[in-house]
RNA sequence: UGCUCAGUAGCUCAGCGGUAGAGCAGGUGACUGUUAAUCACUUGGUCGCUGGUUCGAUCCCAGCCUGAGCAG
Repeated sequence: UGCUCAGUAGCUCAGCGGUAGAGCAGGUGACUGUUAAUCACUUGGUCGCUGGUUCGAUCCCAGCCUGAGCAG
């Protein structure tokens, strides 16, 4: 320098045009002599950034940034 892949909640990851989700973690409550475990409810997101396409973009296109891999 070129190519490929990834970037979404505190963490691990789904979702691939039509209101952003799960598990773990956090909070509150129930249970218990207490803790743990279990159960119920619940908080938490400028979807890496900037533009474009579209009635509508996490999703499609372009550029950029970061990380991983491959080639030289």

The prediction has a mean pLDDT of 82. Predicted 3D model of a 72-nucleotide RNA (transfer RNA) from Coraliomargarita sp. The sequence was found in a public genome assembly. Rfam family: tRNA. By type it is a transfer RNA. NCBI's taxonomy places the organism under Bacteria, Pseudomonadati, Puniceicoccales, Coraliomargaritaceae, Coraliomargarita.